[in-house]
RNA sequence: UGGUUUGAUCCUGGCUCAGAUUGAACGCUGGCGGCAUGCUUAAUACAUGCAAGUCGAACGGUAACAGGUUCUUCGGAAUGCUGACGAGUGGCGCACGGGUGAGUAACGCUUAUGCAACCUACCUUUAACUGGAGGAUAGCCCCGAGAAAUCGGGAUUAAUACUUCAUAAUAAUAUAAAACGACAUCGUUUAAUAUUUAAAGCUCCGGCGGUUAAAGAUGGGCAUGCGUGACAUUAGAUAGUUGGUGAGGUAACGGCUCACCAAGUCAGCGAUGUCUAGGGGUUCUGAGAGGAUUAUCCCCCACACUGGUACUGAGACACGGACCAGACUCCUACGGGAGGCAGCAGUAAGGAAUAUUGGUCAAUGGACGCAAGUCUGAACCAGCCAUGCCGCGUGCAGGAUGACAGCCCUAUGGGUCGUAAACUGCUUUUAUAAAAGAAGAAACCUUUCUACGUGUAUCAGACUGAACGUACUUAAAGAAUAAGCACCGGCUAACUCCGUGCCAGCAGCCGCGGUAAUACGGAGGGUUCAAGCGUUAUCCGGAUUUAUUGGGUUUAAAGGGUCCGCAGGCGGGGUCUGUAAGUCAGUGGUGAAAGCCUUCAGCUUAACUGGAGAAUUGCCAUUGAUACUGCUGACCUUGAGUUCGGUUGAAGUGGGCGGAAUAUGUAGUGUAGCGGUGAAAUGCAUAGAUAUUACAUAGAACACCCGAUAGCGAAGGCAGCUUACUAAUCUAUAACUGACGCUGAUGCACGAAAGCGUGGGUAGCGAACAGGAUUAGAUACCCUGGUAGUCCACGCCGUAAACGAUGUUCACUCGUUGUUGGCAAUACACAGUCAGCGACUAAGCGAAAGUGAUAAGUAAUCCACCUGGGGAGUACGAUCGCAAGGUUGAAACUCAAAGGAAUUGACGGGGGCCCGCACAAGCGGAGGAGCAUGUGGUUUAAUUCGAUGAUACGCGAGGAACCUUACCUGGGCUUAAAUGUAUAUAGACAGUCAAAGAGAUUUGAUUUUCUUCCGGAACUAAUUACAAGGUGCUGCAUGGUUGUCGUCAGCUCGUGCCGUGAGGUGUCGGGUUAAGUCCCAUAACGAGCGCAACCCAUAAUUCUAGUUGAAAUCAGGUUAUGAUGGGGAAUCUAGAGGAACUGAAUACGAAAGUAGUGAGGAAGGUGGGGAUGACGUCAAAUCAGCACGGCCCUUAUGUCCAGGGCUACACACGUGUUACAAUGGUCGAUACAAUGGGCAGCUACCUGGUGACAGGAUGCUAAUCUCCAAAGUCGAUCUCAGUUCGGAUCGAAGUCUGCAACUCGACUUCGUGAAGUUGGAUUCGCUAGUAAUCGUAGAUCAGCAAUGCUACGGUGAAUACGUUCCCGGGCCUUGUACACACCGCCCGUCAAACCAUGGAAGUUGGGGGUGCUUGAAGUACGUUACCGUAAGGAGCGUCCUAGGGUAAAACCGGUAACUGGGGUUAAGUCGUAACAAGGUAGCCG
Repeated sequence: UGGUUUGAUCCUGGCUCAGAUUGAACGCUGGCGGCAUGCUUAAUACAUGCAAGUCGAACGGUAACAGGUUCUUCGGAAUGCUGACGAGUGGCGCACGGGUGAGUAACGCUUAUGCAACCUACCUUUAACUGGAGGAUAGCCCCGAGAAAUCGGGAUUAAUACUUCAUAAUAAUAUAAAACGACAUCGUUUAAUAUUUAAAGCUCCGGCGGUUAAAGAUGGGCAUGCGUGACAUUAGAUAGUUGGUGAGGUAACGGCUCACCAAGUCAGCGAUGUCUAGGGGUUCUGAGAGGAUUAUCCCCCACACUGGUACUGAGACACGGACCAGACUCCUACGGGAGGCAGCAGUAAGGAAUAUUGGUCAAUGGACGCAAGUCUGAACCAGCCAUGCCGCGUGCAGGAUGACAGCCCUAUGGGUCGUAAACUGCUUUUAUAAAAGAAGAAACCUUUCUACGUGUAUCAGACUGAACGUACUUAAAGAAUAAGCACCGGCUAACUCCGUGCCAGCAGCCGCGGUAAUACGGAGGGUUCAAGCGUUAUCCGGAUUUAUUGGGUUUAAAGGGUCCGCAGGCGGGGUCUGUAAGUCAGUGGUGAAAGCCUUCAGCUUAACUGGAGAAUUGCCAUUGAUACUGCUGACCUUGAGUUCGGUUGAAGUGGGCGGAAUAUGUAGUGUAGCGGUGAAAUGCAUAGAUAUUACAUAGAACACCCGAUAGCGAAGGCAGCUUACUAAUCUAUAACUGACGCUGAUGCACGAAAGCGUGGGUAGCGAACAGGAUUAGAUACCCUGGUAGUCCACGCCGUAAACGAUGUUCACUCGUUGUUGGCAAUACACAGUCAGCGACUAAGCGAAAGUGAUAAGUAAUCCACCUGGGGAGUACGAUCGCAAGGUUGAAACUCAAAGGAAUUGACGGGGGCCCGCACAAGCGGAGGAGCAUGUGGUUUAAUUCGAUGAUACGCGAGGAACCUUACCUGGGCUUAAAUGUAUAUAGACAGUCAAAGAGAUUUGAUUUUCUUCCGGAACUAAUUACAAGGUGCUGCAUGGUUGUCGUCAGCUCGUGCCGUGAGGUGUCGGGUUAAGUCCCAUAACGAGCGCAACCCAUAAUUCUAGUUGAAAUCAGGUUAUGAUGGGGAAUCUAGAGGAACUGAAUACGAAAGUAGUGAGGAAGGUGGGGAUGACGUCAAAUCAGCACGGCCCUUAUGUCCAGGGCUACACACGUGUUACAAUGGUCGAUACAAUGGGCAGCUACCUGGUGACAGGAUGCUAAUCUCCAAAGUCGAUCUCAGUUCGGAUCGAAGUCUGCAACUCGACUUCGUGAAGUUGGAUUCGCUAGUAAUCGUAGAUCAGCAAUGCUACGGUGAAUACGUUCCCGGGCCUUGUACACACCGCCCGUCAAACCAUGGAAGUUGGGGGUGCUUGAAGUACGUUACCGUAAGGAGCGUCCUAGGGUAAAACCGGUAACUGGGGUUAAGUCGUAACAAGGUAGCCG
C1' cells in the first nucleotide's frame, strides 16, 4: 500500500498478506566451476591415534644405531675414540598457540582518564663487574618390597644444580639538610653518614653466556567518571557492615586481614532479592530514528569432569602440572592403583539438524638451539554437503499440408499445444578422452665477489613444492553429456474440462466443498522463478499498532470522586553585575584492525581479495564567545497575597421556636359497611369501624406560594423561622509586600446512597417475610400487612452513570440575546464595567453527532490514564477493613472481530394524518340436519400424481363404467409403439371368416384398388442405415404462464445543489383529490414507468345501408293465419358521426377545487361495467399442459393386454344444494325475456304409453327451421300439524345411452316417507339495477354422477350516525443491539463432550540462606623432648576452609482424591432478562 466488522458508509481498532534476512531444517528435483560456511541440542560420556617440546656449544655419561681403533679361538670381545644419543642432572619453553560460553547484571565489557600506589623473562641501549672456597645429589652399580603403579636401603660421581667468602653502587633501609615543584597524603634534584646484598661457565677462539644498576620497548596489575537486561505481585538492605587509629600482608593502594574506637553506609535518579544473559567491534532490517542480533573473523573476559588449595615461576592459583574431597569410568593377584577430547580427527547419545580416525611442515607463524635442525591437528592444503553468495551452460538459424496424437468448443468444422516437432544448415562454452604445462621460492645454509677499520651489507651460483601433472592453454569428435519446482477465487502474474457431492479434502486472511466447484483430486493449457523451487521456523519491515522524530483520552480503549500539599517538573517584566553548568565555534588526543561507503587495482567476469581515502554522528582535554536557559547579587509591579469600606447566598456546625399533615389514645355524635383494584380478595368493622367533633401524645419531613436552565459550596451536597460561632465569593478605592507563583507521584483530609458496631428513637414509608390476587407457573409487576433500615449521637466503610461521561492553571480569538451579584452614573430610558449562570451562532476543530470566549479553537505548563474483544476488574500475592468488601492486578486458553457516529429500509403491545363492506348501520347466509362434491386421516395389492395460512380444499378435472390412467395384480414383447427419409424385396403380411384363449396373441381358410393388364398406386411386412422411449428425479438449474400484496399510489432517472461518504434534495411543507390528482410555496428544474385518458361493450340520438326481419296502406285469397302479389316505413341489425367539459349561473377560496340547488339533458361531476396490474415481494405454484439444462432406467422406471383401483369409510374440515314452510305447498288457467346451441345434430307436427320414452314424419348447415322460461297474475284447496311441509333411504317395475351399467350411470312410474320446527362459540358476502329471489343457455360429453363452472335475462330491496375500536394498506415522524429484517435478535441455569486454569488433605523435587556439629589438602603462625654442626626439617598444635551430617523456617516448581468458576461445541431442557414505551423505561453503586 492492500484484504477483512456493515444491507451500504465514514471512523476507531485488531488480525493478516506482499519485501528483505538465516550457521538453518524438511519435500520434490539436480549439469559444471569459483569463493565462503558447517553440533544453534547434552559445559553429556568418551574407545583409538596424534595436538609441546628442545638444547651434547651446561653436565655425569653411553641403552640402541653407524664408523674407527685394539684384541681374537674368527663365534666374537674390548674401547665413548668419532658421528650421534635412550634414560638422568641442568637451562629455556610448557602462562603462547588451539577450544568452549557453563558461570558472571559485574569496573565483566565499552569509552575516557589516572597510578605522586605498581611489576615486567626473552629483546634493545648505557654503565660496571665476572675473584675464591665448599659439601651434596640424580644417574650408573649392588640389595630389597610389590600383580602393577611405584617405592625403600647401601656405595660412588659431575655441572651454567646448591651453599658460602670477597669486592660493590646511580640498588635497598635508616638519619638529618638545602633548592625547586606542586596533585591532598607529597614529589623531583643535589650532597653526606651508617648498615645490608652479586655472579658461571662453555668454546670450533670468531664468540656465546652470567651478575648488578639505569632507561626503552612489550606485556600485565590496580583505581575512577559516563554507559551497559527484566520484574515493585521484590521496599527496605547491611556487623568487616561504613569510617577512623595502629599493625600485618601484597609487585602495589585499599577492611585485603587483624586489634581497638565511633555508628555509620546504601536505597523510589530503584538499594536488597528473584529470573534471564558472556560483553564489544559487528550482522540483519529500516527513509531515518530505532528494533532485533553476538555463528564464521578480530579485541576483552571467564572456564577446562565438579568443588577447594597452594607450589614452581618474570608471569598461573596453570586445558594435555601437583595435592585433597566428590561423582563417574577402567585395571587388579582385592592389598592397591589409573583417568579427564569445551585441542584435531573419530565414537555413542541427544536432536529437525551440522563433515575425514586425510596430506604436509613447501609457505606464514611459534618453542628450543650458535647452527644444521627437531617439534608444531597453529597453519597451509585436500575430502564431504546446492548450506549460502557469484558466474556459465543445457544450443543457434531456417522450417506450415500450421502434420499426427492429446486437450477444448458454439462440434460437417474450428481453436490450442505451435516454429514447437519432423526436416535442412551452423556453432562447440561445458562434459568426455588426449597433448603440453605454471606462478606462489625468497631465504636460512654453503661457496665466491665487492665495500669499509672489526663485522655487517650487497652481488652471483647451488639446494628446497604437501596441494599437483592442479590452474591455465591447445587441438579432436559430435547437438552431442545436462530442467525442474511452485502456483493459476480475491489480495496476486496466470482458465478450461472431467471426477467428487458439507464426503474426501483445501486454507496466510477473507473463505471454498450440500450434483453444473476457474478454491478439493486428476488432466490439458497458462504464469513466476530457475540448478534450484516450495514449505516450516526466526528476526526487522510494512505497524504513526508504544508515536523523540511520530498517537490519543465528550460518545470508539482512555480524566484520578474532590481538595490540600512534601519531593520533583515548569515559571512575570525590564535594566544591569558576575559566572560560564547547559549552548555555540576553533584546536589537540582518542575512537584497534577487519567490516560498511567511495575510488583504483588483481583473479577471463562476478562473488572474493588487495591499496588508498572517507566515515566512525562518540568520549576526553583545551582555547574562545555570552544572545538564550541555569546560577549569584541589585531593582520593578502588571502575577500572587495582605489591610481598610461595602456586598451576596438552601455555604457549614450547635441551640431555640413554629404550623399543617399523618398515626395513636381518650371522650362525644352516628350506623353498616369501610378499604382496595383492570376486576377482586386478603384486611378492618355490631366488642360500633369508615365518617365527623373536641382534647392529648409522638416522631419524621418542612406543602402551595416565593421557586427560577435562580443562588451557594472543592466535590459529595445544601430549602420552615430564628440565634450564636465559622468559612468563602464578588466589588470599589487607595495603601503595603515584591514573583512570595502554577502543577503535583508517594502522602493527608473530605466524600451520596446502601451497609457494619455501640447506645437511643420509631409517626409515616418500607428490603426480608406473610397473606390475597394475576398466571401454564409467578419465589415478580398489583393489593393488605410488616421486621431491619430510614431519624439522633459516636465510630467504621470509601464506593456510584461520584457525569459536563469533557483534569488543573494561564494567555489569545467574530457576533446576537436573557439573567444573578456588585460598581459608576443617574433621567422610570439607552448604553458601560467586573465576576458568575444560560440560549443561538461565525471562523476553526471534529469520524460524525456536535462544540463554538464556561471550546472539543489557537498555543503553553504539570499531573492522571489508554493500546483488539472475551477470559477479568477474575486468580494468586500484598495491603486496608469488625465484616461486607475495597485498592493494587496477571496468565493459560479462545475469537476475527468487538466498537463509535451517521444512512437506507424493516419493525414497535411509539405518535400524528388518511383510505378500504375494515368496523359500525342493514339484508341474506355459513357453523346444527339430509344429500352432493373436494381435502385430511385411516384402510388397501392399488386406493396414481400435484395443489396446503391469507394466496390449497365444486382446485389441475370444461365431465374416472372400458378407454382416459399416470396406480395395483396377472399374462406377453425387446429396434421393440408411432412417424419420416432412403434402399432392395415380397404379398407368406394386412383385410375378411372360423377356432383356441381373459385378452394381447396364436392357428387355419380366403384374397384390396386403378389399369393401357406391362405395370403403377395404396397398405402391410421384412432388410439395411439414421434419428428410440420414459406422466422417472430436480419448479432450489430454467423458459413460458399464473396467484398474491393490489387497481394499492406508488417506483425511479438526468442535470443541478447539499454531505468526506453511504445517501439526501426533487418525492418534503400548506391545501386538495379516487389518485405522487391538481394548486401554492420551495435548491431545485425537468423527465420516465404507474394514476387518469386513449380501447371494448352498455345507455339516448343523427345519418347511411337492408336479408333471413317487419306487416301499415293497396289488391285478391282462406273457416282461420303476411298464407300470396306488390310494397319494403318503424322496430331491429351494423357501420360512421355527434354528445358530458365542473361547460354556464350562485357561494366559499389565492388557486386547485369543493358545496348545494336549479336549468338544460338520455346521461352530471371517473355515468355504471370490462379489458388494462408500475419497480418489486413471497427461492410462492407448475419439469403431470408445453418447452428445456443436468442426472437416472434400457429383456425395463420403456411398451401391449385383461381385470381391479382412482367411487374404500370409525372419523375431521372446507365449498355447495335441499329444507324446516302460509310472503308457503298442491291443482287448474294464463302472460312476458335475453344469451346461446344444432347434421353421428336440434326436431315442428301426428300416433302409442300415467311417464321416462318409442314409432312415424317435416323443416333447418340456421336473424328463415328448431330447442326454449320460471318466479308473476287469476281462481280453487290445505289451516300450523313433523303436516297435502320436507324429501333422504329402501322395495318393485321400467326407459335410454353404450361392446358392456355387478363393483360403478342418468332418468321414469308406483310404493316407502329418515333427519330436520331457523341452528353454540364463531364466521362469510353485499352500498343499486347491487343484495336477495326466479328460471334459461352453453362448454366438456355415447351416456352421466352438473346441486359444479361460465354466461343470460326476469322480479327487485334495506342501510351507512360516524372513524373510538378489530383487520389490511398509504404518507410523515420517533426509537432500535433487527438487515435471512420481530416467524428478528438475544440472556442465564441445568444436561452432554472437549480444553486450559484457580483452590486443596497430601506427596515429590530444586536452588539459596541461617544455626549447631564434624572437618581433608593447604598457606600462615606456634613449638621443650626427634633428625641435622648449622641453615633448616620431621612430628604435633592453632586459625581458616571445600565437603559431610543435622535442625527449624522461607522461596520456587511437578503431581493429586476432591472441588470452583471460565472457554469452546448446526439442530437438548426450562423459562423469556435485554434491544420498540421490549410489553414493570433502562442502567450504575

Annotation: Small-subunit ribosomal RNA from an uncultured prokaryote, 1485 nucleotides, folded computationally. Rfam family: Bacterial small subunit ribosomal RNA. Its family is annotated with ribosome and structural constituent of ribosome in the Gene Ontology.